[in-house]
RNA sequence: UAGUUAUCAAGAAAGGUGGAGGGAUUAGACCCUUUGAAGCCUUAGCAACCCUUUGUUCCAUACAAAGAAGGUGCUAAAUUCUACCCUGUCCUGAAGUAAAUUCAGGAUUUCUUGGCGGUAAAUA
Numbered sequence: 001u002a003g004u005u006a007u008c009a010a011g012a013a014a015g016g017u018g019g020a021g022g023g024a025u026u027a028g029a030c031c032c033u034u035u036g037a038a039g040c041c042u043u044a045g046c047a048a049c050c051c052u053u054u055g056u057u058c059c060a061u062a063c064a065a066a067g068a069a070g071g072u073g074c075u076a077a078a079u080u081c082u083a084c085c086c087u088g089u090c091c092u093g094a095a096g097u098a099a100a101u102u103c104a105g106g107a108u109u110u111c112u113u114g115g116c117g118g119u120a121a122a123u124a
Base pairs, nucleotide, nucleotide: 005124006123007122013043014042015041016040017039021032022031023030026083027082028081029080044075045074046073049071050070051067052066053065054064055063056062079120084117085115086114088108089107090106091105092104093103094102095101
């Protein structure tokens, strides 16, 4: 760097340094920030991917429970939200005598995501 798989509304911050930006990228929105941003350092914590122990077992490093010494990760807001596809509802237009139905466009989806969606990112 690329591929695959899993996770992604839970959880967990103080100090020092630094001195103006930050929230991955593009656009829009919104938010954090001189009551001190990013980065770096120290300490503390969260979680349980790797890991440790025990049990089960169809024996495959599968499942369950417990743990936290070590390796990562993380410690504002859902990965801050939206964007693409599909579904539902509503509106407009066209086809159709009309209804049904089909097609095109638009709006909306707050209330525990409309969808065990997709793409992208991050981490393992």

Predicted 3D model of a 124-nucleotide RNA (SAM riboswitch aptamer (S box leader)) from Costertonia aggregata.
Taxonomically the source falls in Costertonia (Bacteria, Bacteroidota, Flavobacteriales, Flavobacteriaceae).
The prediction has a mean pLDDT of 77.
The RNAcentral record of the sequence draws on Rfam.